This is a predicted structure of an 86-nucleotide RNA (c-di-GMP-I riboswitch aptamer) from a Clostridia bacterium. The coordinates come from a structure-prediction model, not an experiment, and the mean pLDDT is 86. Lineage of the source: Bacteria > Bacillati > Bacillota > Clostridia.
RNA sequence: CUUCGCUAAGGGCAAACCUGUCGAAAGCCGGGGACGCAAAGCCGUGGGUCUAAGGCCGUACAGGCUAUGACCGCCAGGCUGCCGGG
Numbered sequence: 001c002u003u004c005g006c007u008a009a010g011g012g013c014a015a016a017c018c019u020g021u022c023g024a025a026a027g028c029c030g031g032g033g034a035c036g037c038a039a040a041g042c043c044g045u046g047g048g049u050c051u052a053a054g055g056c057c058g059u060a061c062a063g064g065c066u067a068u069g070a071c072c073g074c075c076a077g078g079c080u081g082c083c084g085g086g
Stems, first nucleotide, its partner, number of pairs: 002086004012037002017032004022027001035073001041079003045076003048071003054066004
């Protein structure tokens, strides 16, 4: 440098759920809590999924469409990292 992750060693992160804040919501964040994760570290670049405030449609209601919002623990890709084997 590259590749792999059986076994270790030191560790790391934290699902559901409960709770608090923010948000229209999806959901983020704080505390508790561990389902799991060898990148469950970072990036919204491609695909996918979620929400629909606002906008549009609907005579009107009911409702429908739509991302500029969100999910990196959905997949892929990019960048970076611990240990060990080759």